[in-house]
Context: one part of a larger RNA
RNA sequence: GGAUGAACGCUGGCGGCGUGCUUAACACAUGCAAGUCGAACGAGAACGUUUCCUUCGGGGAACUAGUAAAGUGGCGAACGGGUGAGUAACACGUGGGCAACCUGCCCCUUACACUGGGAUAACGCAGAGAAAUUUGCGCUAAUACCGGAUACUUCGUUUUGAGGACAUCCUCUUGACGAAAAAGCUUUUGCGGUAAGGGAUGGGCCCGCGGUCCAUUAGCUUGUUGGUGGGGUAACGGCCUACCAAGGCGACGAUGGAUAGCCGGCUUGAGAGAGUGAUCGGCCACAUUGGGACUGAGACACGGCCCAGACUCCUACGGGAGGCAGCAGUGGGGAAUUUUGCGCAAUGGGGGAAACCCUGACGCAGCAACGCCGCGUGCGGGAUGACGGCCUUCGGGUUGUAAACCGCUUUCAGAAGGGAAGAAUUUAGACGGUACCUUCAGAAGAAGCUCCGGCUAACUACGUGCCAGCAGCCGCGGUAAUACGUAGGGAGCAAGCGUUAUCC
Numbered sequence: 001g002g003a004u005g006a007a008c009g010c011u012g013g014c015g016g017c018g019u020g021c022u023u024a025a026c027a028c029a030u031g032c033a034a035g036u037c038g039a040a041c042g043a044g045a046a047c048g049u050u051u052c053c054u055u056c057g058g059g060g061a062a063c064u065a066g067u068a069a070a071g072u073g074g075c076g077a078a079c080g081g082g083u084g085a086g087u088a089a090c091a092c093g094u095g096g097g098c099a100a101c102c103u104g105c106c107c108c109u110u111a112c113a114c115u116g117g118g119a120u121a122a123c124g125c126a127g128a129g130a131a132a133u134u135u136g137c138g139c140u141a142a143u144a145c146c147g148g149a150u151a152c153u154u155c156g157u158u159u160u161g162a163g164g165a166c167a168u169c170c171u172c173u174u175g176a177c178g179a180a181a182a183a184g185c186u187u188u189u190g191c192g193g194u195a196a197g198g199g200a201u202g203g204g205c206c207c208g209c210g211g212u213c214c215a216u217u218a219g220c221u222u223g224u225u226g227g228u229g230g231g232g233u234a235a236c237g238g239c240c241u242a243c244c245a246a247g248g249c250g251a252c253g254a255u256g257g258a259u260a261g262c263c264g265g266c267u268u269g270a271g272a273g274a275g276u277g278a279u280c281g282g283c284c285a286c287a288u289u290g291g292g293a294c295u296g297a298g299a300c301a302c303g304g305c306c307c308a309g310a311c312u313c314c315u316a317c318g319g320g321a322g323g324c325a326g327c328a329g330u331g332g333g334g335a336a337u338u339u340u341g342c343g344c345a346a347u348g349g350g351g352g353a354a355a356c357c358c359u360g361a362c363g364c365a366g367c368a369a370c371g372c373c374g375c376g377u378g379c380g381g382g383a384u385g386a387c388g389g390c391c392u393u394c395g396g397g398u399u400g401u402a403a404a405c406c407g408c409u410u411u412c413a414g415a416a417g418g419g420a421a422g423a424a425u426u427u428a429g430a431c432g433g434u435a436c437c438u439u440c441a442g443a444a445g446a447a448g449c450u451c452c453g454g455c456u457a458a459c460u461a462c463g464u465g466c467c468a469g470c471a472g473c474c475g476c477g478g479u480a481a482u483a484c485g486u487a488g489g490g491a492g493c494a495a496g497c498g499u500u501a502u503c504c
Base pairs, nucleotide, nucleotide: 001504002503003502004501006500007499008498009497010496013375014374015373016372017371018370019368020367021333026331027330028329030328031327032326035075036074037073040072041071048063049062050061051060052059053058082286083285084284092210093209094208095207096206097205098204101203102202106199107198108197109196110195111194112193114148115147116146117145123138124137125136126135127134128133154179155178156177157176158175161172162171163170164169184191185190212258213257214256219249220248221247224246225245226244227243228242229241230240231239261283262282263281264280265276266275267274268273288309289308290307291306292305311322312321313320314319339365341364342363343362347361348359349358350357351356378408379407380406381405388399389398390397391396412445414440415439416438417437418436422431448493449492450491451490452489453474454473455472459488460487461486462485463484469476470475
């Protein structure tokens, strides 16, 4: 000098675009953040309105409406959003491999969808419980569930031949035996179902290389290293298990300890490099702590389940409920970090044939000079160099064209009128009466901060008297201090200016 997710002190006019718990992965009141489908299914209100009856308490009917809430079923909930605790690891980056793998929804191709059955929730009745919840009996439906048929293909075992490869093997081909399918809905096009093959997308696994510190950590290891049999997985594998062998790693730093999410990037630097990993993007890990599986194409699952621990809450003491590292917000910690806002109009996502519904993703608004950028706080004239201040050698000098005064302009802010694009599309604009345009008034509403001994641009007076104080380094201050404090003057930067911290 540059830089910052900054903080602190003084000061503060406007706009645009960004950014905003770096600390306690501390604890959380409240609201919202994941639903949707009636074109899969059975059943089906209430409120309200109208009307009738009425013993004036109320009761019946129609509409609302096959709507709401609830249930079965399907898809989604594994995405999106948050955080960086753990992790020194194939976690990440980069380059390869899988002849050792999976892939819902989407696209293409081929074939098929025949025939039966028994339940169950909702509901009704009867219970238990303070509640959460739950039990028994009875009824019912399906694209829910289960048989049978068919199946060129697919899979398993086995068989014939050909080609290929990297050892296990792979591709094609010929037979035999065995196993496995399906669902309907709607009618206007249509939407679905089953089997198989291919694609696309997304993932899983393996390997080479690369990126921290400590040797004041030198030895480490028993599923450990390898093999065989078995199990398990979508899949290879000590992944697991039984047996056998005794191996495997290490000064090219094993093991242990400390620290740390990694990268694209960012900062700085001429570069080499050094530092860093906020926002944005990719990957990983985690979801109160620890463990576990279930469902599913996909999870060992933030707003799912079970168990254990800690904590909080409810309780009729028998028992239950909860998890903001989602968006707001609260307490606490801290030098320090925002609104319990508006909207699904756009973009994107889930469901649905669609209408549409949901979406604290997202789009916007609010707060904060936290940063960057832009603009303004006026312009021209004006000497008798006014008053005042300060200095003075008392002549004057300086503040200073500065002010007053005269003329002009109106950016921004203000007032009034008009008023978007963003919507491709019949509808639909949160932002927003915003941006922008026009008109109006009046210099009107808008300047501070730090410094002035040298480094380093900028000097005098008074006060103080090694005191009070200053200070980045050198150093100032003990009676004439350009170095302390105040004033006048000056220098620098400017809606900022300084200080502190950290990096180059």
The part of an RNA shown here (small-subunit ribosomal RNA, 5' domain) has 504 nucleotides and comes from an uncultured bacterium. Its Rfam family is "Bacterial small subunit ribosomal RNA". Model confidence (mean pLDDT): 83 of 100.